[in-house]
Record summary: Guanidine-I riboswitch aptamer from Sulfuriferula nivalis, 101 nucleotides, folded computationally.
RNA sequence: UAUUAGGAUAGCUAGGGUUCCGGUUCCAGCAAUGGGAUGUCUGGUCCGAGAGCAGUCCGGCCUCGCUAGAGGUUCCACGGAGGGAUAAAAGCCCGGGAGAG
Numbered sequence: 001u002a003u004u005a006g007g008a009u010a011g012c013u014a015g016g017g018u019u020c021c022g023g024u025u026c027c028a029g030c031a032a033u034g035g036g037a038u039g040u041c042u043g044g045u046c047c048g049a050g051a052g053c054a055g056u057c058c059g060g061c062c063u064c065g066c067u068a069g070a071g072g073u074u075c076c077a078c079g080g081a082g083g084g085a086u087a088a089a090a091g092c093c094c095g096g097g098a099g100a101g
Stems, first nucleotide, its partner, number of pairs: 006058004011053002015047002020044002022041001023038006059074006076096001078099001082094003
């Protein structure tokens, strides 16, 4: 310096904000209800991890088998700032990035 130690997918969670629902509050109204504000409102919907959990499928490698096939295995992983999307934000995406060891 180069190559390899694989990829895809659904669920859950850490976490996230505020489009919708709800809560709280103010105004109008006899009331029903309508409008505004509020996420420094626990929540429901929603977003959500390469380095979190636990699965499925395909592939690689090894062993057995005449064949069909069966079994096993698939390591490690510290990480800014800044920018982007969505209503908005985030362990989302840029990104196993820059950088560090």

Model confidence (mean pLDDT): 83 of 100. The organism belongs to Sulfuriferula, within Bacteria. Rfam family: Guanidine-I riboswitch aptamer. Rfam's curators write: This family represents a conserved RNA structure found upstream of the ykkC and yxkD genes in Bacillus subtilis and related genes in other bacteria.